[in-house]
Context: one part of a larger RNA
RNA sequence: UUGGGCGUAAAGAGUUUGUAGGUUGUCCAGUGUGUUUAAUGUCAAAUCUUAGAGCUUAACUUUAAAGUCGCAUUAAAAACUACUGGACUCGAGUAUGGUAGGGGCAAAGGGAAUUUCCAGUGUAGCGGUGAAAUGCGUAGAUAUUGGAAAGAACACCAAAAGCGAAGGCACUUUGCUAGGCCGAUACUGACACUGAGAAACGAGAGCUAAGGGAGCAAACAGGAUUAGAUACCCUGGUAGUCUUAGCCGUAAACUAUGGAUACUAGGUGGUGCAUAUAAGCACUGCUGUAGUUAACACGUUAAGUAUCCCGCCUGGGGAGUACGCUUGCAAAAGUGAAACUC
Numbered sequence: 001u002u003g004g005g006c007g008u009a010a011a012g013a014g015u016u017u018g019u020a021g022g023u024u025g026u027c028c029a030g031u032g033u034g035u036u037u038a039a040u041g042u043c044a045a046a047u048c049u050u051a052g053a054g055c056u057u058a059a060c061u062u063u064a065a066a067g068u069c070g071c072a073u074u075a076a077a078a079a080c081u082a083c084u085g086g087a088c089u090c091g092a093g094u095a096u097g098g099u100a101g102g103g104g105c106a107a108a109g110g111g112a113a114u115u116u117c118c119a120g121u122g123u124a125g126c127g128g129u130g131a132a133a134u135g136c137g138u139a140g141a142u143a144u145u146g147g148a149a150a151g152a153a154c155a156c157c158a159a160a161a162g163c164g165a166a167g168g169c170a171c172u173u174u175g176c177u178a179g180g181c182c183g184a185u186a187c188u189g190a191c192a193c194u195g196a197g198a199a200a201c202g203a204g205a206g207c208u209a210a211g212g213g214a215g216c217a218a219a220c221a222g223g224a225u226u227a228g229a230u231a232c233c234c235u236g237g238u239a240g241u242c243u244u245a246g247c248c249g250u251a252a253a254c255u256a257u258g259g260a261u262a263c264u265a266g267g268u269g270g271u272g273c274a275u276a277u278a279a280g281c282a283c284u285g286c287u288g289u290a291g292u293u294a295a296c297a298c299g300u301u302a303a304g305u306a307u308c309c310c311g312c313c314u315g316g317g318g319a320g321u322a323c324g325c326u327u328g329c330a331a332a333a334g335u336g337a338a339a340c341u342c
Stems, first nucleotide, its partner, number of pairs: 004313003007296002012310001014201004021194003025088007034080001035077008049065006091191001092188004096183004103177007110154001114150008125136002162169002206247006215241002220236004258309006266287008291298002315342003324335004
């Protein structure tokens, strides 16, 4: 390479957009690129194959025939493919009318709770635990009442519910803005699918600068526990968590399941739109037939039946390591071996 695979055994890129490339609806006409057929030429001899002949046979030698594949030229075919021209509307898209939504960005506003501060009442405890202690408190704490300030998060509604490409998104209002779905028409006329490179987005942690800092809390300190306890428990507590502007680019980034299209029983919930006689479309669950699967399970939201395109895998360890290169302020990330060993 042929071939086999990728839910859990190795293997789907975190997600999307999109360049080259690959693949690509229906009908008509033409050309004849690929394709098919025929003929001719060539494809040295030997070898190989078949049928004979000669050494006693065989190996061997020899005669004849056949044959393959390729290339070129000529003639023909026109279904498929390709190209050119024309047409179509089912794929795709645009316009129009509705509609649901924690989709995104910005601004303004709100109440509960927490902590701190001020003032009143009030007196000896509070706090914490399995039990304690560290800690706080007669310089008046805890508790309770009134007032003020600050930061962060938004109870109930709330749901197996909704939206988003993914990450993710929830107090309320307003502004700006993106996408989806449905209905009825009109329009464009294959404009499509996938997508190496590339670009954009991308939880948390971390980094840089300037702010902010209530609560929580790595590190750290103390008290316990214990044989020890660099832990689990307790009292404190700094980065961080928050905002703005950049960087980083990773996650069990999971449905551990790439995208698109078509086909293949049903039953029963939910959401949105439309409709009224039951019917439809889109999304989201459960169950389940055929079928698939090593099993578990999947099963019109496929892991079934097929086609197209991309990514990835090839025994365990060494190792996602070393070296090199690229990116990054750094931390690191991307790419990514071998010796050796079982």
RNAcentral holds the full RNA, with entries from ENA, Greengenes and SILVA. This is a predicted structure of a 342-nucleotide part of an RNA (small-subunit ribosomal RNA, central domain) from Euglena agilis. The coordinates come from a structure-prediction model, not an experiment, and the mean pLDDT is 86. The organism belongs to Euglena, within Eukaryota. Rfam family: Bacterial small subunit ribosomal RNA.